[in-house]
RNA sequence: AUUAGAUUUGAUCCUGGCUCAGGAUGAACGCUAGCGGCAGGCUUAAUACAUGCAAGUCGAGGGGCAGCGGGGGUAGCAAUACCUGCCGGCGACCGGCAAACGGGUGCGGAACACGUACACAACCUUCCUUUAAGUGGGGGAUAGCCCAGAGAAAUUUGGAUUAAUACCCCGUAAUAUUGUUGGAUGGCAUCAUUUGACAAUUAAAGCUUUGGCGCUUAGAGAUGGGUGUGCGUCUGAUUAGGUAGUUGGUGCGGGUAACGGCCCACCAAGCCUUCGAUCAGUAACUGGUGUGAGAGCACGACCAGUCACACGGGCACUGAGACACGGGCCCGACUCCUACGGGAGGCAGCAGUAAGGAAUAUUGGUCAAUGGACGCAAGUCUGAACCAGCCAUGCCGCGUGGAGGAUGAAGGUCCUCUGGAUUGUAAACUUCUUUUAUCUGGGAAGAAAUGCGAGAAUUCUUUUUCGUUUGACGGUACCAGAUGAAUAAGCACCGGCUAACUCCGUGCCAGCAGCCGCGGUAAUACGGAGGGUGCAAGCGUUAUCCGGAUUCACUGGGUUUAAAGGGUGCGUAGGUGGGCAGUUAAGUCAGUGGUGAAAUCUCCGGGCUUAACCCGGAAACUGCCAUUGAUACUAUCUGUCUUGAAUACCGUGGAGGUGAGCGGAAUAUGUCAUGUAGCGGUGAAAUGCUUAGAUAUGACAUAGAACACCAAUUGCGAAGGCAGCUCACUACCCGUGUUAUUGACACUGAGGCACGAAAGCGUGGGGAUCAAACAGGAUUAGAUACCCUGGUAGUCCACGCCCUAAACGAUGGAUACUCGACAUACGCGAUACACAGUGUGUGUCUGAGCGAAAGCAUUAAGUAUCCCACCUGGGAAGUACGACCGCAAGGUUGAAACUCAAAGGAAUUGACGGGGGUCCGCACAAGCGGUGGAGCAUGUGGUUUAAUUCGAUGAUACGCGAGGAACCUUACCUGGGCUAGAAUGCUGGGAGACGGUGGGUGAAAGCUCACUUUGUAGCAAUACACUGCCAGUAAGGUGCUGCAUGGCUGUCGUCAGCUCGUGCCGUGAGGUGUUGGGUUAAGUCCCGCAACGAGCGCAACCCCUGCUUUCAGUUGCUACCGGGUCAAGCCGAGCACUCUGAAAGGACUGCCCAGGAUAACGGGGAGGAAGGUGGGGAUGACGUCAAGUCAGCAUGGCCUUUAUGCCUGGGGCCACACACGUGCUACAAUGGCCGGUACAAAGCGCUGCAAACCUGCAAGGGGAAGCCAAUCGCAAAAAACCGGCCUCAGUUCAGAUUGAGGUCUGCAACUCGACCUCAUGAAGGCGGAAUCGCUAGUAAUCGCGGAUCAGCACGCCGCGGUGAAUACGUUCCCGGGCCUUGUACACACCGCCCGUCACACCACGAAAGCCUGUUGUACCUGAAGUCGCCCAAGCCAACCGCAAGGAGGCAGGCGCCCACGGUAUGGCCGGUGAUUGGGGUGAAGUCGUAACAAGGUAACCAAU
Repeated sequence: AUUAGAUUUGAUCCUGGCUCAGGAUGAACGCUAGCGGCAGGCUUAAUACAUGCAAGUCGAGGGGCAGCGGGGGUAGCAAUACCUGCCGGCGACCGGCAAACGGGUGCGGAACACGUACACAACCUUCCUUUAAGUGGGGGAUAGCCCAGAGAAAUUUGGAUUAAUACCCCGUAAUAUUGUUGGAUGGCAUCAUUUGACAAUUAAAGCUUUGGCGCUUAGAGAUGGGUGUGCGUCUGAUUAGGUAGUUGGUGCGGGUAACGGCCCACCAAGCCUUCGAUCAGUAACUGGUGUGAGAGCACGACCAGUCACACGGGCACUGAGACACGGGCCCGACUCCUACGGGAGGCAGCAGUAAGGAAUAUUGGUCAAUGGACGCAAGUCUGAACCAGCCAUGCCGCGUGGAGGAUGAAGGUCCUCUGGAUUGUAAACUUCUUUUAUCUGGGAAGAAAUGCGAGAAUUCUUUUUCGUUUGACGGUACCAGAUGAAUAAGCACCGGCUAACUCCGUGCCAGCAGCCGCGGUAAUACGGAGGGUGCAAGCGUUAUCCGGAUUCACUGGGUUUAAAGGGUGCGUAGGUGGGCAGUUAAGUCAGUGGUGAAAUCUCCGGGCUUAACCCGGAAACUGCCAUUGAUACUAUCUGUCUUGAAUACCGUGGAGGUGAGCGGAAUAUGUCAUGUAGCGGUGAAAUGCUUAGAUAUGACAUAGAACACCAAUUGCGAAGGCAGCUCACUACCCGUGUUAUUGACACUGAGGCACGAAAGCGUGGGGAUCAAACAGGAUUAGAUACCCUGGUAGUCCACGCCCUAAACGAUGGAUACUCGACAUACGCGAUACACAGUGUGUGUCUGAGCGAAAGCAUUAAGUAUCCCACCUGGGAAGUACGACCGCAAGGUUGAAACUCAAAGGAAUUGACGGGGGUCCGCACAAGCGGUGGAGCAUGUGGUUUAAUUCGAUGAUACGCGAGGAACCUUACCUGGGCUAGAAUGCUGGGAGACGGUGGGUGAAAGCUCACUUUGUAGCAAUACACUGCCAGUAAGGUGCUGCAUGGCUGUCGUCAGCUCGUGCCGUGAGGUGUUGGGUUAAGUCCCGCAACGAGCGCAACCCCUGCUUUCAGUUGCUACCGGGUCAAGCCGAGCACUCUGAAAGGACUGCCCAGGAUAACGGGGAGGAAGGUGGGGAUGACGUCAAGUCAGCAUGGCCUUUAUGCCUGGGGCCACACACGUGCUACAAUGGCCGGUACAAAGCGCUGCAAACCUGCAAGGGGAAGCCAAUCGCAAAAAACCGGCCUCAGUUCAGAUUGAGGUCUGCAACUCGACCUCAUGAAGGCGGAAUCGCUAGUAAUCGCGGAUCAGCACGCCGCGGUGAAUACGUUCCCGGGCCUUGUACACACCGCCCGUCACACCACGAAAGCCUGUUGUACCUGAAGUCGCCCAAGCCAACCGCAAGGAGGCAGGCGCCCACGGUAUGGCCGGUGAUUGGGGUGAAGUCGUAACAAGGUAACCAAU
């Protein structure tokens, strides 16, 4: 000093990838922009360049004098003209030095290029310093100038003449060079150093102002270079072999400054390489820079060191230095000039232009400073450099104001909106300051030296003092003054990660997005706004690097199941290795020395007002080299030991292996025999076999394959694997040993070698069974399957291949250590059915420990060591290409593009299963009655319509909302009207009582007219009340959203469940409790238990009903008494009884018996009106279905406002080919009809129920008593019972339909009411597949009442009457509870999900070929040039020679090498290619349903 979060899941832990937050940049882009300082600025096209500049200088080397300035002379009045190198100077020229530095760029190069450390006994070095010596004599030319030419030009030819510090010769000369030779010393192999002798060869240049500057030779130094070596220096093995000057030698070979195959001739056959040669790709290297805790990783702009390059390629010349950026020659490409004959050029110098690109500046100033070249110097040159300009490109600093100021202003925004919150002390306003900007004034440092002038000292050539000269930047920095808040704020973000929230718009659109993900009408996620957060002259985005990432793990990871142990062994290299003693000192450790350039980083100090920046000092540079020491460990070598390992002897053991032989059962086939009609097969069948005799049974024979029982949780083997018996051969584990031998001989093991199930391949056999393919039969929507009948390869043997498996313990090998228990195989321990011992194996359980958990646990997945193998997200893919192997099939090795944000492991809770166990329910079964067929009623769908209003739609919609649509209702349609509106409130105005009556028009609503009346208080004005009118304000909406909601409701389900607190267990989700054993209708109760308790549910408490008692008796009742009637509780009376309605009692497994666990509880019994919840009701846990309802009501939001509101006439909701649900009535004789006779309960009644009585066939009408009802009424109960008729038929069944006539309600019964009477008399003779209800006062059947309601009931809600059958039982169907199991499901099986096909897009492979690039081989050509050779013919000043000529040189020729170019043929990379192959991706395509549950044939692996 380091330690984070988001994202896989319903949730959890883990593995694992993706992604963000940080820092950085030579950046770019978007928006924005006040100032200054310091830095930086073509990362792309090493593309092409117009123009200017970037290397000159020296007259103190030289000949000279074109131009400039001056002087002089001649002519002239003058202007001026001419002459004159005389002076300052100087173009061009000869000569010297420089131009090899400085400046640019990063092409090439994987290399001694670079870095670092050494070495050169194998080298050079101009200028500079220093030391020593010297500087004598002579000669011939040539530029220039002049003359004459050629050419468009560049340029060039000839002639004459001339100088030098240019060139040449001679002399002198050494410590130089060469040769011969002697001695000494040393070392590192060749050798080096040193000291001698002799011989030969080789030097020079002058100028001058007289101070000096040069020149030659030799030595030394310094500086700069050259060369060699160790170590370090990218990726690929889908690059494994490479190499002929290659490796070495010889030759005082050649060449070089120098070693060397550097080059040559000859000889030898070496040399490099898995510690990665060769090949391919990429790349300038370093100091350093960025990041990081560090180790690392990435990078190599600026600055500094080195290298390489200068249009592409080659070559040399000159020179101290170059194979030369602004020199030369040649080849090539390109550009330009041209008179077409020829020429010129090289910005990767500074500016600048074009192009490319996302992108990178001025054709600026100055040599003032620093540095460089030349020069004695003055000085000249210097796009090096110093400055300025442009650019927010970066870093740093400053400012855009400070203080006060609450009616918390206005405005904006939001809200629960008479108001509040926020913007916000923000503003206004008051006051202060003046950095910055503006104006005015002053104004630097950078200057030291040199030069010039004067002086001083002095060893006599130097030192020193004073004065003076020189500033591009620049009137800049800085300072002072003046004015005045005056001149100055943006950008991004606000769903989570991640600091920051609201409104509006939009409506899976537009869009956002780094990841997760937002958007389908209430978006904190899009766009705008208000507000907020962050940073700030910047802020965001994009790109790239490091980090986070312990996600390649050295520090610092893993491999049973997540990715990952090789199928197994033997073994090479390599790695690792037992005890003791010694040796050496390589590793290791320590000290010292050298080096590790400067800059950078760190610390300290200092300078710019601060900082950035700069300066000084220190530290550091973790490295390399050398040296001295230490010796524990590792290593080396030596000796020794026995415990590791091995061997011998002895004894067991076993399905170990190979070969040969033998055996019985079964199967099939054949023959014979018995025997007759089937056999066989399946879920059921069929194909098949069989009267030509099957199957079955018996005998015999043949064949091949496999070995029942024993048999096991067993044994053996390295693994694969191995099973009848016997023999032979052979391998091995194990045990014992106070035995012996060897003496570390060991472990592991990349490559390599061997073995390696099944299937498969080749050749030859064999062939009984079974059985891919194939055929047939079934099944099925289909069935290329599962099932059946057949059946060929194959299955078997021999030999040879193949080499893969879920080759699994999904667990590499070896060694050591670490609690126990039990079982088992084979030994030992003395004999042994015992055992407490012991060894090697094979297993189970459990502890510590480990592990994500499951689990492992002396047979480790524990603790450690060694070696090998393998992994790094999913898919693409174990695919493609390449290579190797194979007869083939194929195997081994093994990618990428592209695509996704996951894929995955273990465990948890649910849900689900054509999993298991258990329990329940009219769930089935057993019964009874229905529905489905008919007619009608009613609801729904559909259709129709102007409208057929709307909603409800599996169970859980469909006689449901609706408990009652003729108008109304009414929401719909068509017309007619109204617009503050149909209702209500408030304010203001004006009018009038209100009201009543009448008229016109109209379908009504409405519109309109007339008449009448004139409230209360007050004299009145006016006020109040009421009514309608006008204006304003609150309207209204059955319009949308039940997926924004409240409330209410349905359903699972009256099912027995659902949870909590504390504790405990688990890393956690969670578990435990609630599971278990019993029991119950019940999570009901009991017992047990790391649980103990509790809550919501269950039950009980409530209501009705069943029994009794008490109390109370009117309108109820009537036994006794009395009265009375035709009769009747009709009356008095009574309250006994019935009944009514209030309160109690009663039932609790309380009692008994046996059972059970001495429990809970179940069974039986007694008593009792009732018995185990007596019967019925009310009561509905946590939750599920985004279930239903915005049209009952309420309500957010949206929409509408002369209409989607309101009023109104009429119509519609009642339609009708059809389909479904729910009902009614029937089909008849257990019935129908007629007549007679009984017995209820519960209700309802004043807009009402209505008696008696009269009337009508009846519906009804009349009538009115009574009754606000235990009083009166509705009211008749009906089935039933008694009697009669009907006699099995479309009927005396059934009643639809239709006709006619009526009644009632109501403004009104046409669409469209109910009822009555007469007439009519349809379908229907018990209902296909299928399906519903019900377990007792139930089903079935019979009637009665009520709500709604003017009227309308087959529906609904209630009431009573009559009153059954059956339940063996839980296998099956449906639903549900609990436990358990599997799961790839969690929107939870109506789940998930696979493959083909079709369509679109994308990347990739193959492909006849075609085309670039790169590289190799062979050959041809061979410019320039070095070198070599020739030089008899051309030319020539220096030397020799009197000359001729010679020596020598030039030119020329030839040869070797070689750039470019060409021909042929290979390798490699890449592009493209008709067509083709698979792959990936893509809201709603097709076909099936392979996988996940026993996934409906368990799945999977390999082969066919």
Predicted 3D model of a 1504-nucleotide RNA (small-subunit ribosomal RNA) from an uncultured bacterium. The RNAcentral record of the sequence draws on ENA. Model confidence (mean pLDDT): 84 of 100. Rfam family: Bacterial small subunit ribosomal RNA.